[in-house]
Context: one part of a larger RNA
RNA sequence: CUGGGCGUAAAGGGCGUGUAGGCGGUUUUCUAAGUCCGGGGCUAAAGACCAGGGCUCAACCCUGGGUUUGCCUUGGAUACUGGAAAGCUCGACGGCUGGAGGGGGCAGCGGAAUUUCCGGAGUAGCGGUGAAAUGCGCAGAUACCGGAAGGAACGCCAAUAGCGAAGGCAGCUGCCUGGACAGUACGUGACGCUGAGGCGCGAAAGCGUGGGGAGCAAACCGGAUUAGAUACCCGGGUAGUCCACGCCCUAAACGAUGAGUGCUGGGUGUCCGGCGUUUGCCGGGUGCCGAAGCUAACGCGUUAAGCACUCCGCCUGGGAAGUACGGUCGCAAGACUGAAACUC
Numbered sequence: 001c002u003g004g005g006c007g008u009a010a011a012g013g014g015c016g017u018g019u020a021g022g023c024g025g026u027u028u029u030c031u032a033a034g035u036c037c038g039g040g041g042c043u044a045a046a047g048a049c050c051a052g053g054g055c056u057c058a059a060c061c062c063u064g065g066g067u068u069u070g071c072c073u074u075g076g077a078u079a080c081u082g083g084a085a086a087g088c089u090c091g092a093c094g095g096c097u098g099g100a101g102g103g104g105g106c107a108g109c110g111g112a113a114u115u116u117c118c119g120g121a122g123u124a125g126c127g128g129u130g131a132a133a134u135g136c137g138c139a140g141a142u143a144c145c146g147g148a149a150g151g152a153a154c155g156c157c158a159a160u161a162g163c164g165a166a167g168g169c170a171g172c173u174g175c176c177u178g179g180a181c182a183g184u185a186c187g188u189g190a191c192g193c194u195g196a197g198g199c200g201c202g203a204a205a206g207c208g209u210g211g212g213g214a215g216c217a218a219a220c221c222g223g224a225u226u227a228g229a230u231a232c233c234c235g236g237g238u239a240g241u242c243c244a245c246g247c248c249c250u251a252a253a254c255g256a257u258g259a260g261u262g263c264u265g266g267g268u269g270u271c272c273g274g275c276g277u278u279u280g281c282c283g284g285g286u287g288c289c290g291a292a293g294c295u296a297a298c299g300c301g302u303u304a305a306g307c308a309c310u311c312c313g314c315c316u317g318g319g320a321a322g323u324a325c326g327g328u329c330g331c332a333a334g335a336c337u338g339a340a341a342c343u344c
Base pairs, nucleotide, nucleotide: 003316004315005314006313007298008297012312014201015200016199017198021194022193023192025088026087027086028085029084030083031082033081034080035077036076037075038074039073040072041071042070049065050064051063052062053061054060091191092188093187094186095184096183097182098181103177104176105175106174107173108172109171110154115149116148117147118146119145120144125136126135162169163168206247207246208245209244210243211242215241216240220236221235222234223233258311259310260309261308262307263306266289267288268287269286270285271284272283273282274281275280293300294299317344318343319342326337327336328335329334
């Protein structure tokens, strides 16, 4: 540089926003850079190719011809791409109207339950397991009633449902706030798509400072089990789990399926909106089954893995290895980038 690929074989970046760049609807006119046609100049010789010739042949050598590629210049063409100007409304955005939603942030409030403490009442056990034991209990436990404190999570509703770009989001109320959708067809007039870098977000665990600590529970300590048992089971239990602020930046971050647009039979359930009101129709989501087609098969199938185009990311045999080295980032843990020898 190029081919073929990326659901499960190697391969979609965790997700967004957006810079450069790449790509870009429709009409007319101009231009003629790309593009196309013709003329001219250059593109050394040798070599290569074709024809012929010279050494007795060949190698080798000589003559001629043609090809090729690129650059410059000049005349012309204008469909397409680009550039300029002026328009258009289907893309995109906005306006107005409307309803849906665990979307986000902050504050306040609520009930059930666990635990602890206090009071009442009460007695000999409770707890736990496959069976036990450790443990708790006559200094009165467990079970029951009343009260208080405190922390964390929100039963039923609940769904195969909803919202969000992803991570993710669920008691109730208020305030602040993002997005999507439908209706209308009023405005702008291609303002668009993608997106290397950059920037932001990013479960859990982990880290820093301060707070909090009910339950649970790495580590740890006991009791069992066992040949052993640094486990599985049982009794305890500290970080942590929670809050604020600041870091970390990973994941089976999964639909293992990048984003956008157009096109290609249907059936059936469901959520939101509109229309019609008896079965429905339309738009947007979310599921299942399936035409054509695709696929190695499994399966996918208008929510494509079908048919196409645009842009980005990534793969190129297994191991060594997501390791070493270097660099960047981080308080650290480590993250990102990322080989080779050797070996099969």
This is a predicted structure of a 344-nucleotide part of an RNA (small-subunit ribosomal RNA, central domain) from an uncultured organism. Rfam family: Bacterial small subunit ribosomal RNA. Rfam links the family to the GO terms structural constituent of ribosome and ribosome. The prediction has a mean pLDDT of 90. The full RNA is in RNAcentral, with records from Greengenes.